The RNA shown here (transfer RNA) has 77 nucleotides and comes from an Alphaproteobacteria bacterium.
The source organism's lineage runs through Bacteria, Pseudomonadati, Pseudomonadota and Alphaproteobacteria.
Model confidence (mean pLDDT): 81 of 100.
[in-house]
RNA sequence: CCGCCCAUAGCUCAGCUGGAUAGAGCAUCGGUUUUCUAAACCGACGGUCAGGAGUUCGAGUCUCUUUGGGCGGGCCA
Numbered sequence: 001c002c003g004c005c006c007a008u009a010g011c012u013c014a015g016c017u018g019g020a021u022a023g024a025g026c027a028u029c030g031g032u033u034u035u036c037u038a039a040a041c042c043g044a045c046g047g048u049c050a051g052g053a054g055u056u057c058g059a060g061u062c063u064c065u066u067u068g069g070g071c072g073g074g075c076c077a
Stems, first nucleotide, its partner, number of pairs: 001073007010026004019057001028044005050066005
């Protein structure tokens, strides 16, 4: 330098053929229970869906671009 893949909650990940309000587990906080802790159960909190632009009635999903990360290839006179 070229090609491909990935980016969604604090962490690990779902999200179907584009469709109304984006979910789960863990973690955190509160409660029930317990002599206390843990475990278990119940509830709550937590998201500019990496940034920007575009297409569309409608975008996490499609297109372009930027950034970051990964893989492969090339170059190294």